Model confidence (mean pLDDT): 82 of 100.
Small-subunit ribosomal RNA from an uncultured prokaryote, 1460 nucleotides, folded computationally.
Its Rfam family is "Bacterial small subunit ribosomal RNA".

[in-house]
RNA sequence: AUUGAACGCUGGCGGCAUGCUUAAUACAUGCAAGUCGAACGGUAACAGGUUCUUCGGAAUGCUGACGAGUGGCGGACGGGUGAGUAAUGCAUAGGAAUCUGCCCAUGUAGUGGGGGAUAACUUGGGGAAACUCAAGCUAAUACCGCAUAAUUCCUACGGGAGAAAGAGGGCCUAUACUUGUAAGCUCUUGCUAUUGGAUGAGCCUAUGUCGGAUUAGUUUGGUGAGGUAAUGGCUUACCAAGACUACAAUCCGUAGCUGGUUUGAGAGGAUGAUCAGCCACACUGGGACUGAGACACGGCCCAGACUCCUACGGGAGGCAGCAGUAGGGAAUAUUGCACAAUGGGCGAAAGCCUGAUGCAGCAAUGCCGCGUGUGUGAAGAAGGCCUUUGGGUCGUAAGCUCUGUCGACAGGGAAGAAAUUACAGUCAUCUAAUAGGUGUCUGUAUUGACGGUACCUGUAGAGGAAGCACCGGCUAACUCCGUGCCAGCAGCCGCGGUAAUACGGGGGGUGCAAGCGUUAUUCGGAAUUAUUGGGCGUAAAGGGCGCGUAGGCGGUCUUGUCGGUCAGAUGUGAAAGCCCGGGGCUCAACCCUGGAAGUGCAUUUGAAACAGCAAGACUUGAAUACUGGAGAGGAGAGCGGAAUUCCUGGUGUAGAGGUGAAAUUCGUAGAUAUCAGGAGGAACACCGAUGGCGAAGGCAGCUCUCUGGACAGAUAUUGACGCUGAGGCGCGAAGGUGUGGGUAGCAAACGGGAUUAGAUACCCCGGUAGUCCACACAGUAAACGUUGUUCACUCGGUGUAGCGGAUAUUAAAAUCUGCUGCGCCCAAGCUAACGUGGUAAGUGAACCGCCUGGGGAGUACGGUCGCAAGACUAAAACUCAAAGGAAUUGACGGGGGCCCGCACAAGCGGUGGAGCAUGUGGUUUAAUUCGACAACGCGAAGAACCUUACCUGGAUUUGACAUCCUGUGUGAAUCCCUUGGAAACUUGGGAGUGCCUUCGGGAACACAGUGACAGGUGCUGCAUGGCUGUCGUCAGCUCGUGUCGUGAGAUGUUUGGUUAAGUCCAGCAACGAGCGCAACCCUUAUCUUUAGUUGCCAGCGCGUAAUGGCGGGAACUCUAGAGACUGCCGGUGUCAAACCGGAGGAAGGCGGGGAUGACGUCAAGUCCUCAUGGCCUUUAUGACCAGGGCUACACACGUACUACAAUGGCCGGUACAACGGGCAGCCACUUCGCGAGAAGGAGCAAAUCCCUAAAAGCCGGUCUCAGUCCGGAUUGGAGUCUGCAACUCGACUCCAUGAAGUUGGAAUCGCUAGUAAUCGUGGAUCAGCAUGCCGCGGUGAAUACGUUCCCGGGCCUUGUACACACCGCCCGUAACACCACGGGAGUUGGUUGUACUAGAAGCGGUUGAGCUAACCUUCGGGAGGAGCAGGCGCCGACGGUGUGGUUGGUAACUGGGGUG
Repeated sequence: AUUGAACGCUGGCGGCAUGCUUAAUACAUGCAAGUCGAACGGUAACAGGUUCUUCGGAAUGCUGACGAGUGGCGGACGGGUGAGUAAUGCAUAGGAAUCUGCCCAUGUAGUGGGGGAUAACUUGGGGAAACUCAAGCUAAUACCGCAUAAUUCCUACGGGAGAAAGAGGGCCUAUACUUGUAAGCUCUUGCUAUUGGAUGAGCCUAUGUCGGAUUAGUUUGGUGAGGUAAUGGCUUACCAAGACUACAAUCCGUAGCUGGUUUGAGAGGAUGAUCAGCCACACUGGGACUGAGACACGGCCCAGACUCCUACGGGAGGCAGCAGUAGGGAAUAUUGCACAAUGGGCGAAAGCCUGAUGCAGCAAUGCCGCGUGUGUGAAGAAGGCCUUUGGGUCGUAAGCUCUGUCGACAGGGAAGAAAUUACAGUCAUCUAAUAGGUGUCUGUAUUGACGGUACCUGUAGAGGAAGCACCGGCUAACUCCGUGCCAGCAGCCGCGGUAAUACGGGGGGUGCAAGCGUUAUUCGGAAUUAUUGGGCGUAAAGGGCGCGUAGGCGGUCUUGUCGGUCAGAUGUGAAAGCCCGGGGCUCAACCCUGGAAGUGCAUUUGAAACAGCAAGACUUGAAUACUGGAGAGGAGAGCGGAAUUCCUGGUGUAGAGGUGAAAUUCGUAGAUAUCAGGAGGAACACCGAUGGCGAAGGCAGCUCUCUGGACAGAUAUUGACGCUGAGGCGCGAAGGUGUGGGUAGCAAACGGGAUUAGAUACCCCGGUAGUCCACACAGUAAACGUUGUUCACUCGGUGUAGCGGAUAUUAAAAUCUGCUGCGCCCAAGCUAACGUGGUAAGUGAACCGCCUGGGGAGUACGGUCGCAAGACUAAAACUCAAAGGAAUUGACGGGGGCCCGCACAAGCGGUGGAGCAUGUGGUUUAAUUCGACAACGCGAAGAACCUUACCUGGAUUUGACAUCCUGUGUGAAUCCCUUGGAAACUUGGGAGUGCCUUCGGGAACACAGUGACAGGUGCUGCAUGGCUGUCGUCAGCUCGUGUCGUGAGAUGUUUGGUUAAGUCCAGCAACGAGCGCAACCCUUAUCUUUAGUUGCCAGCGCGUAAUGGCGGGAACUCUAGAGACUGCCGGUGUCAAACCGGAGGAAGGCGGGGAUGACGUCAAGUCCUCAUGGCCUUUAUGACCAGGGCUACACACGUACUACAAUGGCCGGUACAACGGGCAGCCACUUCGCGAGAAGGAGCAAAUCCCUAAAAGCCGGUCUCAGUCCGGAUUGGAGUCUGCAACUCGACUCCAUGAAGUUGGAAUCGCUAGUAAUCGUGGAUCAGCAUGCCGCGGUGAAUACGUUCCCGGGCCUUGUACACACCGCCCGUAACACCACGGGAGUUGGUUGUACUAGAAGCGGUUGAGCUAACCUUCGGGAGGAGCAGGCGCCGACGGUGUGGUUGGUAACUGGGGUG
């Protein structure tokens, strides 16, 4: 875009179209084919007339007319349907052997004379009916002879055969009777024969006309005769073996064909409603009759199924005509009006008939047209929705005004109607005729279903007239609420798990509009079957290879021909439709008219280039002859040496063998090892090679015989002999099969030993088929260059094998060059890229094979082949939205390379065992608050109350806290005492009188009240900000411009060095830059100059028991600054960066330490620091209080502390720090206490005073290896301190008690120098409470060969089916559920072949002893001819039996497959 549509929601009008696509299912009822009295006998009904009449009626076809009947014409048209039919059809173009009623021709010739019947009717009989029998009467345009025969037909050319029907009107002019009729005449119309035409029909030929090869074989013609309207195996008898078929016969499935319709740019594709042409059918099957025409929709006969009637004997019926009914279905209309028009039948006509047709009704089914109002009204009502609360939007309505289409009502009002006919007239014609008939013209009269028509006018009045779908992207159109992977949506992608533009609703918007969506159909897009117009190296796709048949294609020149090809002409290509012009309905749809087109077919006339055909010639394609050399080319026969194994013998002794390590195994019966000899089979080292040969598979010791092919050279010959190749034929690795041999080694299966969780494997010890030979089968491989064969053309470089040529040379080698093979690199081009690139995957030509999403499946079924295994051919259902290729970036690898790190190694000390401390898990509990797991002495730098978030209980509700409002109150606020109570809270009393002021008051406070609100450590860290952890202090992460690539991307950042470092250097299609690294910052090591207070005190002096206490000093410490940069030298290195060594220096190559954390990753952590969206709560999840809990305890784990002791414990003496802190504080000193401490009390807001004793160390003593003079847990008692308060639940002191523990399994942690280890010390938090944390100094080691390995990381590279990125992906079995399919003992249908049986109706044949109007007759009959009944046999439908083919349904069970 489309539709004969359907469904959902909605629905104002008109015009024009269309309307059972399904059950060719069954049909009630009515109608759809009759007509003619001018063919006939006649008169059942109706009307009129006439006659008679006893006035009751009767008679009469007399007239109009006419039931039934005879007869004629028509029922073969019109109307319906599409079952069948793949060709007896249709379309197009031709043809000859035919028929043709009605019609035409002012065609031709006739229309004479006879006969016998029969319906109707009457009578009688049978039957329920349908109907029927018998007898009798009668007519014809019914029927039959006779005569005639222009023409026709047949013929033996002599001849023979064969017709007819009358009817209607008029006239008496010549004849007869003289009334009017008859004969007759005349007009009209029939009839017969025949010719020609027209129309219609039958037949034949060619071409075209769906799918299946898993359908490969099927039946043809001649002659004679018959039959037909006609040809013909159409039929029959006899012959022949031919005919059709791979260019698809036959068979199976499906289907009416066409003009057209629909889509498409076209070529094509799909389709065949309405309209038109053809065909077929008429309940199913068969058959003929009649007829011009039928094997007949509304005819006949028979058979069958079904329905109906019945008196059970027998009958009737056929809507796929129009309406209508039932059924089926998603679905398709009125039992309407009229013959007024158009057309048809009959008729002389009037007319009759006509469900053809014309109209109306129903249906938005489609196309087309119109309307549902117009203006104004405002910064814009109310209301809805949203909101950043400012506003925005619906978006205007109401009101006022205007108009009047459609609809409503009223009035008017066309066209479709012209004929026929009748009457009147006119003219012509026939005729004797002014009758009559026929025809032309004029006038008058008559005819409308639609129809309440179209159309026009008027009246009233905005009054009666808008919906549907969509709004995530594709795709025009966005927000709020609800919901919370639910409900739901969805054409594809996909939405929904608490902020959904995707679900549902609201508001708003977009699109179309009397419709809008959905579903279904067809084409397009789809170059996605590719003729136009695709492909096959890796995406699906080259046959395993050759030979070759049919076919396809084919070199140069000449001549001829003209079937192909091209051009012209003619005929045809129906109409309608499409397209164009014009016209008619107000427009349009629609209709009318003219043209064009119809790309086709046929006939004919030409052209002769090309291709074909015929003839002739040619040599370049192809082939042959000759010479030559190369080669694992093939087949057969023979020969050879090395090695393995076995056998025999010798030497010799205990192991051998095998493996990662072992064992099975062999060996004292003598192995392995070694020497000699022998047997047998198989394979051929070195040469040996991106070397050679072959069509491919493939081919390897040497020799001989036979043999194929290719190549080079030079001449000659043939003369297109060529290329490809469906079928076909042959060859065809390994493995396998059969028969017979052979068997050394190796070795499926199998046995054993190991490995392992297992090990039907990998490893080991054995070992049979097989491997080998001969013959036969099989026929497949990653049979691969994943690249079919042949030919031509298209830059170069280089190697190699074979054969030549040239130069030069004694020769070899060398150089240049030709041909044929085998390789590598590369240009252009091609390619999706990778790549390919004269051996094409480039550019062309010829032919063959193959592909068309993945899975199912190279499977099933069928067929062919095979001994089998199996091979070849080869689907579908179902299922998925991907499967796949090449390349890119990452990530990963029990891949590779390089490098780093306390990563390993080398060391030192720990943890893991004990006790205790602390945290976590778990458990428990009313609660043991919560979080964190890259957690676990973490948030918490400090839970007795508080903290506190948890639990129990008691109180409270505008609130403990903030802002606003109203009222009251006190002068406040605040503090003290007091009642009840566990406290919160509450009762009473007292003290107190503030700040600003313009003196009015205000701010502030308390109480009460109202509502806005407060409040929440409630939820969501997966809505967030901020902060933090981790990789990781790892060296990385990026950008701009340029360049390369179709692109993702790459380059830079790679490479070579170097570094701690993407640090630096060199190189480079890159050049630069940024964030990181480094440096700048702090600290520490050294110190010249400068400067000395509260710091310092060497030297000088004063003073003290002693002390920088003092004068003074400026040396030292300290406080501020300087200093280090590979700067210098040598070597190495690429002239570099840098490294190594050295000098100097306090310090040397980053001097040590710290702060500092790139792009990012982990939806990492935190809503309980804070902030914050949303949600939830609001007499509670808020707030207050008391008590309890966070401190529980079978257990598990982490981190510390103290130990296990002699490098030690204890006692005594004695020496040396640093960082820090201090007023609600640090506290000297004195006194008391064993002590923790207490009571006094100086100094110090601190370089001044205090904390402040440093400890390990050193000196001396004691203990002597023990559960101890080690260790200190636990417990009892007595205390101290802090604090409202130490019971749950603090720290410390003293006395007493004296547990485990004797150096710690597997495993695991830290540390590379002032480090580890060890020793003490300070601080934060803090009333009190560190074994924790953060600092400080004292003493002070050991070791590092090195980078193989473990862990982590960086760079480069490689593979990848991973990208949530290896904690990935993913395979198979089994189990469960569902689905479709195959097999299946069978069973049940359809269809078809074949054999037999059976045989209705019927045509023709035969018989016909029975019957018989037309003719003849001598009237007796005859002929028995033609015919009838009956009989027989042929064909033959339905049916029956047997046996096959084919195709469905179904089936216990079974097989694999798909999905979850």